[in-house]
Small-subunit ribosomal RNA from an uncultured bacterium, 1453 nucleotides, folded computationally.

């Protein structure tokens, strides 16, 4: 896009066209084929006339009855014509059925036309009617009468047919045949009335039919052979005619791979749909042809039938019946039932068109024309038009709260009236004819006048009136695909054509608002074509995506070198015929337009005939040599077959030597061995394989081929150019060869070695490893016929840039590692090709020819069938079902028990710890009213918390408040605010209330309280909606960009390579050149020094003073403090290196190669952490999930883990004495002196708002003691007594004193930190803080080591490279069994069908054939017999379905 459609929602009108696709299923009822009286006899019914009778009664009329065929006419009957057309359906049919072209010298043709001729004489019946018999009926039978255009006989014969003779002439022809002669046979019908209609035979035409042939006409080879009247002939029969159409005889043919036969499916065409076309699909309506008429068979009549509304027979079904018998055939029009998703009225009329009959009028016509029903299609029209903004109300959503959108949409104003409704007009057109008359004309045509005929229908059309009045929906809005937001829902409900959407912010579900598309329709479903170059003729492919046969030989077939002549089949061109109409298309015209219809032209691409042409293909004749082959010569090779020979090794036998193990492995064990192994020597035996040479070597068609040698056989190559003269290429079938394993028979058996046994390994180990070991491995003969049979690349021929190596020949040659040529084998590359990888004269390039093969993945190379095989198995080779992918090449990552390089306290080398004990602290778990919450591998666990007794506090219990504890706007009222005291209460809170009285311009204001109102409040949820901040990889060296270049592209290059570095740090190289974020540097501290400054610091010099002290004056030199500079850069030297750089006990220097430390954290990763620090979207609570208060809890305790402290002691504990720091805080504070106390501490005096005071460090050192013990170690726990902070130390604080004195004697597997002022060890300070559970955290200084061979290994990381089926990225992906459910399918003992064929038996009707008895004068008939046959029965096979316990595999979950 389309449809004979169906379904859902919706629906105003008109015109045109359409309407059982299914059950060729069954049918009630009505109608669909009659007509002619001008063929006939007649007269049932109707009408008219006549006669008679009767009645009413006015001598006439009316009415009734009877008779009468006399008239109109006519039921039934005889006869003629028609009924074979029209109408329906598509079952059958794969066929001369259909289409197209040709032929019939092999045929027929009623009615019609033309021509010419005839129409004579007779005869006998029969139906109807009448009478009768019989039957329920349908009907049947008998008797008698009668007519014809019914039937019969005879005559004639223009002519025709046949036979015979003659035979012009014609033909492709077995032949046809004019004219002439002779013989035989064959005709007729009348009617009515004066003019026609008929009848008969004949010729020709026209029309219609019959037959024959060429070409075309679906699928299957898992259908390969079929066929006996079969193929042909001779002679007959039959027919309108040809013919095995039928028959007798003879011959053995005929069809088939160019697809016979069989099976399945199907009416064919014009045309229709689609498509650019070529094609593909379809065959409804209309037209042509065919076939059929319940199923099957058969003939009759006839011009025509083997007959839809005829006959006979058989079968099934239905109906009637008196049970004896009968009737019927809607696939005609309506209609009914059934089937189905589904398809209409038991309508009107013969007015028109057409048909039948008739002289005609006319009659008949479910053909036809009309109407009815149905959105089922196409076309047309309408549902209003214009104005109208405060852009109304309402809705909806967004928002910067101004607004936006629905939206000029509505309201409102004006206008119009198609349509609708009502009224009226309109005998519209379609009508032409018929009858009658007249004229022309001349015997049936035309014209004129008149008469008459309309179903639809009072319709179309026209006019008037009314009044926007009567008339809009459907689908969609994630992408494809035009059109988006909100709410609800929460992997539910649901959507979905494909991808897919939905798990709490859904543009995808449902609703709404808005939008988009189409519109009297819109969607869905089904089917066809297109897109699909996705079956490729136009117009595809086969190295790796599906696809080259394992290889060769070769049949048919296809294709085929150069030149010349000829032919004209193909081919080209011209012309003729045909290609029905309709359809298509262009133009013109008719319905108001259009659809629709009419006219004219074109088209119908085809087929056939007749000419012309000769390039190409083909045929034919001749020639040629370059393709192909032959010959001669030369060398070549792991080519094949079959013999002979050889040595080494292995195993084994015998003997010798010799002694305890051998063997085997990652390590072992099984195994062998004192009965003497292994090892070694000698001799012997056997079988198999051939070391080195050996190679991208060579040979072969492929498989494949390797010691040496003989014989036989085959091959390619080079050289010469002698011979043949296209002899060629490919190759479906077919034949042959064909690794390994395997099979059969017979040998052989040394090694190795499936199966098997044992030992190991392992969770297991039916494996890998080890010890043995049977088939086999080897030979002969035979089978089998497959491999990743691979170059994953079929064969042949020609053409097209180069470089280089190699094998075998030839030529040249200056002899060179030379040049050149041919044929092989390789590597690299240009053009070109290719999706790319890659291929590239050995093509996957450019071309030609032939063969084979492919068409999404799985199912499946499976099932069934067939063929082959001894078997194993091989060849051929589907479907159901299922998925939306499977696959190729390349890219970037990630990963690897891949590779290379490098780094890091990563390992190693060391030092000290953890893991064992007690305690502290955090976590898990458990418990609890609550033990608030968060953090959970590294990257949670002395973490948020830098400080939970109350508070904090978020948790629990209880008691209160509700505009609220805090902040704030407005309104009203009121009062300063505030509030000691007392009372109740656990407190919050409530009550009491001494006192207190602001500013002012007098309006009020500030402040507070009360009431109302608008904001509140939430540590409630979501860190997977977020901002911000943070951890980690990682202070690792990486991460990117611009331009250029490369690539179809993803991407790459740069950023790779070499060297170097701590570093993508730099240098060199380089299709890259530059740049950015990172690195480094810049910043801070520290180390050295200088300048400036000099108090609270310092004191060298000067002076003073003290018990002593920079204590004082003074000074600023030094230290120090503070500010600003300098210094270090591989700068210098030696060596190495192109350079960058490296190196050195180098120099110098305070410091040397980043001097040390800090701050600083690229692009990103982990949906990492945090909604409880803060902020914030959404959701949730609102007398509570908010808020206040008292108490409790966060501190619980069978247990487990992390981080720490103290120890276990002598490098120590205790005591006494004596030295040396730095950072930093301090007035609600720090500290000192004195007094009291053993002490914590208290009292008092003093000092410091700080370079001024605090401010004595401890380890160390010296001396004394302890002497190896659960101790003078260790200090937990517990008892007693105190101190301090605080409203308050019970749960639940710290400290002091006395007493008590636990575990613990250096810690399993495992594991952590650290490379120098570091580890270890020692003390000091600070924050938080009333106090403190701090042994934590953050800082400060004192003392002060050991070790690093090195990068194999563990962990982490960086760069390059490689493989990948991974990309949520190895914590990935993924295979098979088993368990369960569902689905389709194969096999299966069987069971049940179906169509077709064969054989035998029987055999209706009927044609044909035959026949002495019967009938008939006869013609003939009857009867009987025969052939054939529908149908029926029996039988055995083949084919094809359904079902089937059980069973096999497969798919999905």
């Nucleotide at each position: 896009g389309a449809u004979g459609a169906a379904c859902g929602c919706u629906a105003g009108c008109u015109a045109c066209a359409g309407g059982c696709u299914u059950a060729a299923c069954a049918c009630a009822u009505g109608c669909a084929a009659g007509u002619c009286g001008a063929g006939g006899g007649g007269c049932a019914g109707c009408a008219u006339g006549g006669u008679c009778u009767u009645a009413g009664c006015u001598u006439g009329c009316u009415a009734a009855g009877a008779c009468u065929g006399a008239u109109g006419g006519c039921g039934a009957c005889c006869g003629g014509c028609g009924a074979a057309u029209g109408g329906g359906u598509g079952a059958g049919u794969a066929a001369c059925g259909c289409g197209u072209a040709u032929c019939c010298a092999a045929c027929c043709u009623u009615c019609c036309c033309a021509u010419g001729g005839c129409u004579a004489a007779g005869g006998g019946a029969u139906a109807a009617c009448c009478c009768g018999u019989u039957g329920a009926a349908a009907g049947a039978c008998g008797g008698a009468c009668u007519a014809a255009u019914a039937c019969c006989u005879u005559a004639u014969g223009u002519a025709c047919u046949c036979c015979a003779a003659c035979g012009a002439u014609g033909u492709c022809a077995u032949c046809a045949g004019a004219a002439u002669u002779g013989g035989a046979g064959u005709a007729a019908a009348g009617a009515u009335u004066u003019a026609u209609c008929g009848g008969c035979g004949a010729u020709g035409g026209a029309u219609g039919g019959g037959g024959a042939u060429g070409c075309g006409u679906c699928u299957g080879a898992u259908u390969a052979g079929g066929c006996a009247g079969u193929a042909g002939g001779c002679g007959g029969g039959g027919u309108a005619a040809c013919g095995g159409c039928c028959c007798a005889c003879c011959u053995a043919a005929c069809c088939g791979a160019c697809g016979a036969u069989c099976a399945g499916u199907a009416g064919g065409g014009g045309u229709u749909c689609u498509g650019a076309g070529a094609g593909g699909a379809a065959g409804g309506u209309c037209c042509c042809c065919c076939a059929c008429a319940u199923u099957g068979g058969a003939a009759c009549u006839g011009a025509g039938a083997c007959a839809c509304g005829g006959u006979c027979c058989a079968a099934a079904c239905u109906c009637c019946u008196a049970c004896g018998g009968g009737a019927g055939g809607c696939a005609g029009c309506a209609g009914u039932g059934a089937g189905g998703a589904a398809u209409a009225u038991u309508g009107g009329u013969c007015a028109a068109u057409g048909g039948g009959c008739g002289a005609g009028a006319g009659c008949c016509u479910g053909a036809a024309c009309c109407a009815g029903c149905c959105a089922a299609g196409u076309a047309g029209c309408g549902u209003g038009c214009a104005g109208g903004a405060u852009g109304a109300c309402g809705g909806c959503c967004c928002u910067a709260u101004g607004g936006g959108u629905u939206g000029u949409a509505a309201a409102c104003u004006g206008c119009u009236u198609u349509u609708a409704u009502g009224c009226g007009g309109g005998g519209a057109u379609a009508a032409a004819g018929u009858g009658a008359g007249c004229c022309a004309c001349g015997u049936g045509u035309g014209g004129c006048u008149u008469u008459u005929u309309g179903c639809a229908g009072g319709u179309a059309c026209c006019g008037c009136a009314u009044g926007a009045a009567u008339a809009a929906g459907g689908a969609c809005c994630g992408g494809c695909u035009a059109a988006u937001u909100c709410c609800g829902u929460g992997c539910c409900a649901g959507c979905a054509g494909c991808c897919g959407c939905g798990g709490u912010a859904a543009u995808a579900c449902g609703g709404a608002a808005g939008g988009u598309c189409c519109g009297g329709g819109c969607g869905u479903u089904a089917u066809c074509c297109g897109g699909a170059u996705u079956u490729a003729u136009u117009g595809g492919g086969u190295u790796u995506a599906a696809a080259g046969g394992g290889a060769g030989c070769g049949u048919a077939g296809g294709c085929u070198g150069u030149c010349u002549g000829u032919u004209a089949a193909g081919c080209g061109u011209g012309u003729u015929g045909u290609g029905a109409a309709a359809a298509g298309u262009a133009c013109c015209g008719g319905c108001u337009c259009a659809a629709c219809c009419g006219g004219u032209g074109c088209c119908c691409u085809g087929c056939a005939g007749c000419g012309c042409g000769a390039a190409c293909u083909g045929g034919u004749a001749g020639a040629c040599u370059u393709g192909a082959g032959u010959g001669u010569g030369c060398g070549c090779a792991a080519c094949g077959u079959u013999g002979g020979c050889g040595g080494a090794a292995u195993u084994u036998g015998u003997g010798g030597u010799g002694u305890a193990g051998c063997g085997g492995u990652g390590a072992a064990a099984u195994g062998c061995u004192u009965a003497g192994a292994u090892a070694u020597c000698a001799c012997g035996a056997a079988g198999a394989a051939c070391u080195c040479c050996g190679a991208u070597u060579g040979c072969g068609a492929a498989g494949g081929c390797a010691g040496c040698u003989g014989a036989c056989g085959g091959g390619a190559g080079c050289a010469c150019a002698a011979c043949u003269g296209a002899c060629g290429c490919u190759g479906a079938a077919g034949c042959u060869c064909g690794a390994a394993a395997g099979u059969g028979c017979g040998g052989g058996u040394a090694u190795c070695g499936a199966a098997c046994a044992g030992g190991a390994u392992u969770a297991g180990a039916u494996a890998c490893c080890c010890u043995g070991g049977u088939a086999g491995u080897c030979c002969g003969c035979a089978c089998g016929g497959u491999a990743a049979a691979c170059g994953a690349u079929g064969g042949a021929u020609g053409c097209c840039c180069g470089u280089u190596c190699u094998a075998u020949g030839g030529c040249c040659g200056u002899u060179a590692u030379g040049g050149u040529u041919a044929u092989g084998g390789g590597a690299c590359c240009a053009a070109g090709c290719g999706a790319a990888a890659g291929c590239a004269u050995u093509a996957a390039g450019c071309a030609u020819c032939c063969c084979a093969c492919c068409u999404g993945g799985g199912g499946a190379g499976u099932a069934c069938g067939c063929c082959g095989g001894c078997a194993a198995c091989g060849g051929u080779g589907a479907a159901a079902c299922u998925c939306a992918a499977a696959g190729g090449a390349a890219u970037u990552g990630a990963c690897g028990g891949g590779g290379g390089c490098c780094c890091g306290c990563a390992c190693a080398a060391g030092c000290g710890g953890a893991g064992g004990a007690a305690c502290a602290u955090g976590u898990g778990g458990u418990u609890u009213a609550a033990u608030u919450c968060g953090a959970u591998g590294a990257u949670a666990c002395g973490c948020g918390a830098g400080g939970a007794a109350c508070c904090u506090u978020a948790c629990c219990c209880g008691g209160g408040c509700u505009u609220g504890a805090a902040u704030u706007g407005c309104u009203g009222g009121u009062g300063a605010a505030c509030g000691a005291u007392a009372c109740a209460g656990a407190g919050a809170u409530g009550u009491u209330g001494a006192g207190g009285u602001c500013c002012u311009u007098c309006g009020g204001g500030a402040c507070g309280c009360c009431a109302g109102u608008g904001a509140a409040g939430g540590u409630g949820c979501u860190g997977c909606a977020u901002g911000g901040u943070u951890g980690u990889c990682g202070u690792c060296a990486g991460c990117u960009c611009g331009u250029g270049c490369c690539g179809u592209g993803a991407g790459g290059u740069g950023u790779c390579g070499g060297c170097u570095u701590a570093a993508g740090u730099g240098c060199c190289a380089u299709a890259a050149c530059g740049a950015g974020c990172g690195c480094a540097a810049c910043c801070c501290c520290u180390u050295u020094u200088c300048u400036u400054a000099g108090u609270u610091g310092c004191c060298a010099u000067c002076a003073g003073g003290u018990g002593a002290u920079g204590c004082u004056g003074g000074g600023c030199a030094c230290u120090c403090u503070a500010u600003g500079g300098a210094u270090a850069c591989u700068g210098c030297c030696g060596c190495c290196g192109u350079a960058a750089g490296g190196u050195g006990u180098g120099a110098g220097g305070a410091a040397g190669g980043u001097g040390g430390g800090g701050a600083u954290g690229a692009c990103g990763u982990c949906a990492a952490a945090u909604c409880a620090g803060c902020a914030c979207g959404g959701c949730c609570c609102u007398u509570a999930c908010g808020u206040c208060c008292g108490g409790g809890g966060c501190u619980a305790c069978a247990c487990a883990c992390g981080u720490g402290u103290u120890a276990c002691a002598a490098u120590g504990g205790g005591g006494u004495g004596u030295a040396c720091a730095g950072c930093g805080a301090g007035u609600c504070g720090g500290c000192g002196g004195c007094g009291u106390g053993c002490a914590a501490a208290c009292g008092u005096c003093g000092u410091c708002c700080a370079a001024u005071c605090c401010u004595u460090a401890a380890a160390a050192c010296a001396c004394c003691u302890c002497u190896c013990a659960g101790u003078u170690c260790g200090g937990a726990c517990u008892g007693g007594g105190g101190u301090c902070u605080g409203c308050a130390a019970c749960c639940c604080g710290a400290c002091c004193c006395c007493a008590c004195g636990a575990a613990g004697c250096u810690g399993g597997a495992u594991u952590c930190g650290c490379u120098a002022g570091u580890a270890a060890u020692c003390g000091c300070g600070c924050a938080u803080c009333a106090g403190c559970c701090a042994u934590g955290g953050c800082g400060c200084g004192g003392u002060g080591a050991a070790u690093a061979c090195g990068u194999u290994c563990c962990c982490g990381g960086g760069c390059c490279u490689u493989g990948u089926a991974c990309a949520c990225a190895c914590c990935g992906c993924c295979c098979g069994u088993c368990a369960a459910g569902c689905c389709a399918u194969g096999a299966a003992a069987g069971c049940c069908g179906g169509g077709g064929g064969u054989g035998c038996c029987u055999g209706a009707a009927g044609u044909c054939c035959g026949u002495g008895a019967c009938c008939g004068c006869g013609a003939g008939g009857g009867a009987c017999g025969g052939c054939c046959u529908a149908g029926g029965g029996c039988a055995a096979a083949a084919c094809u379905g359904g079902u089937g316990a059980u069973u096999g595999g497969g798919g999905c979950u």
It matches the Rfam family "Bacterial small subunit ribosomal RNA".